C1' cells in the first nucleotide's frame, strides 16, 4: 500500500478500584449488583489452514488440415497424404496448477467473546414538516464514503 469482511456468534473467576464505549463533538447507553487495565479458565467464529463435491480455466488425447499447373472447371487435372504451433470439433480428468460455489473440519498462527464499527457527523436520492413554489431548515428512511477494527498479502 492492496483486497476482504465489518445487522451473526461467544463469559466465569482473581488482582485491582473510576471510569468505560478508537479520537473531536452531540446524542444514547454500560459501570461501587465493581470501570479500564493484568492474570487464569472457558468459549465463539472460521481470515490463514484442511477435506470433499461440482463447475470453469487450464491440461491431456483423438480427429481435420497441402501443393503445382491453366483450359478457372457448382466433381478441371497432376503429385503428395508426413508432421499439427494456432484454430475449429469430439472426449477424458490419472497427474501438476489457479479460480468459483455449496457443504464439512479445528491441532495450530491471529482475532474476537453489552448494544450494528452502539447511533449521528460528509454526499446523494425519497417521504414528511415548516400555509403554496423555490432555496433553506429540521424529522425520518434508504445508498455511498469517510474514518476505524480485523484479517491476508
Nucleotide at each position: 500500500c492492496u483486497c476482504a469482511u465489518c445487522c451473526a456468534g461467544a463469559g466465569g473467576g482473581g488482582c485491582a478500584g473510576a471510569g468505560g464505549g478508537a479520537a473531536a463533538c452531540g446524542g444514547c447507553c454500560c459501570g461501587a449488583u465493581g470501570a479500564a487495565g493484568c492474570c487464569c479458565c472457558g468459549g465463539c467464529a472460521a481470515c490463514c489452514c484442511u477435506c470433499c463435491a461440482g463447475c470453469c480455466g487450464g491440461u491431456c488425447u483423438c480427429g481435420u488440415a497441402g501443393a503445382u499447373c491453366c483450359u478457372u472447371g457448382u466433381c478441371g487435372a497432376u503429385c503428395a497424404u508426413u508432421c499439427a504451433c494456432c484454430g475449429c470439433g469430439a472426449g477424458g480428468c490419472u497427474c501438476c496448477c489457479g479460480g468459483c460455489u455449496a457443504g464439512g473440519g479445528a491441532a495450530g498462527g491471529u482475532g474476537c467473546c453489552a448494544a450494528a464499527u452502539c447511533c449521528g457527523u460528509c454526499u446523494c436520492a425519497c417521504g414528511g414538516u415548516g400555509a403554496a413554489a423555490u432555496g433553506c431548515g429540521c424529522c425520518g428512511u434508504g445508498a455511498g464514503g469517510a474514518a476505524g477494527a480485523u484479517g491476508a498479502g